[in-house]
RNA sequence: ACAGACGAUGCGGGAGAGCCCAGCCCUCUUUUCGCAGGAUCGGUAUGGCGCCGACGGAGCAACCGCCCCCGGAAACUCUCAGGCACAAUCACCGCAUCGUUGGA
Numbered sequence: 001a002c003a004g005a006c007g008a009u010g011c012g013g014g015a016g017a018g019c020c021c022a023g024c025c026c027u028c029u030u031u032u033c034g035c036a037g038g039a040u041c042g043g044u045a046u047g048g049c050g051c052c053g054a055c056g057g058a059g060c061a062a063c064c065g066c067c068c069c070c071g072g073a074a075a076c077u078c079u080c081a082g083g084c085a086c087a088a089u090c091a092c093c094g095c096a097u098c099g100u101u102g103g104a
C1' cells in the first nucleotide's frame, strides 16, 4: 500500500395491508323554491370498524460476555407511534466515494 470490518453519503433493487363505511365541504339536479332527496368527481388535522410490519419503540428468548448478579441481544412477538390505490417512507442487498480501524 492492500484485503476485511465499521460509519456517513450517492445511485440501483426493495414487500405487506380497505383507492372500506359514514359525516362534512365542493359541483350538478329535483322541489312546495324552505327543509329534504338523488348523482358524480375531488378534498378532509372528523368518526367507526377491519388489516399490515421491513422506519422508530417496547417485550421475551436461543446465544454471547464471566459461575452468579448484571449487561448485550432478532427479520420472533406486541402494535404505542407509523402505514393500508399511485407516490413517499422502508429493514435488507449490490456498487461507488470519503473517514476510522487494519490481519496475512
Stems, first nucleotide, its partner, number of pairs: 004101010018049001020048003023044003027039004050084003056080001057078003063072003
The RNA shown here (Glycine riboswitch aptamer) has 104 nucleotides and comes from Chenggangzhangella methanolivorans. Its Rfam family is "Glycine riboswitch aptamer". Its Rfam clan is "Glycine riboswitch clan".